This is a predicted structure of a 72-nucleotide RNA (transfer RNA) from a Thermoproteota archaeon. RNAcentral holds the sequence, with entries from ENA. Rfam family: tRNA. Rfam's curators write: Transfer RNA (tRNA) molecules are approximately 80 nucleotides in length. It is annotated as a transfer RNA. The prediction has a mean pLDDT of 85. RNAcentral records the identical sequence in 2 taxa. The organism belongs to Thermoproteota, within Archaea.

[in-house]
RNA sequence: GGGCGGAUGGUCGAGUGGUAAGAUUCCGCCCCGACAAGGCGGCGAUCGGCGGUUCAAAUCCGCCUCCGCCCA
Numbered sequence: 001g002g003g004c005g006g007a008u009g010g011u012c013g014a015g016u017g018g019u020a021a022g023a024u025u026c027c028g029c030c031c032c033g034a035c036a037a038g039g040c041g042g043c044g045a046u047c048g049g050c051g052g053u054u055c056a057a058a059u060c061c062g063c064c065u066c067c068g069c070c071c072a
Base pairs, nucleotide, nucleotide: 001071002070003069004068005067006066007065010024011023012022018055026042027041028040029039030038048064049063050062051061052060
């Protein structure tokens, strides 16, 4: 230098055009003699950045940044 994959709440992670699942953490309540476990509820993500396409973009296109793998 070239090719491919990835970046989404604190963490993990799904979603491949119609406006962000789930788990875990955290907070509250229930349960227990108490703690843990368990049950119920709640908070928390302008989806790596900037542009473009579209009525509508996490999703499609371009460029860039970072991480991983491969080729030279």